Annotation
This is a predicted structure of a 66-nucleotide RNA (Fluoride riboswitch aptamer (crcB RNA motif)) from an Acidobacteriota bacterium.
RNA sequence: UUAUCUCUGGGUGUUGGAGUUCACCCCGAAUCGCCCUCCUGAAGGGCAGAUGACUCCUGCUUGGGU
Numbered sequence: 001u002u003a004u005c006u007c008u009g010g011g012u013g014u015u016g017g018a019g020u021u022c023a024c025c026c027c028g029a030a031u032c033g034c035c036c037u038c039c040u041g042a043a044g045g046g047c048a049g050a051u052g053a054c055u056c057c058u059g060c061u062u063g064g065g066u
Stems, first nucleotide, its partner, number of pairs: 009026005016057006033047005
């Protein structure tokens, strides 16, 4: 100096926060949605979702009651 392993820590998982859990990454990383047209790259149109998963809170939307 490089690589690997262990312990520990941090971060990420398409729109906010928290708990539990799973996966991934080690700052050179994980990650930054999908479909169609055009095209090879930008642009245009359309679709699901505040979760990676579960639960709660908040925000947004719809309906009902007071």
Its mean pLDDT, the model's own confidence on a scale to 100, is 75. Its Rfam family is "Fluoride riboswitch aptamer (crcB RNA motif)". Rfam links the family to the GO terms response to fluoride and positive regulation of gene expression. It was read from a public genome assembly, where an Rfam model found it. The organism belongs to Acidobacteriota, within Bacteria. Of the family's consensus pairs, 100% are formed in the model.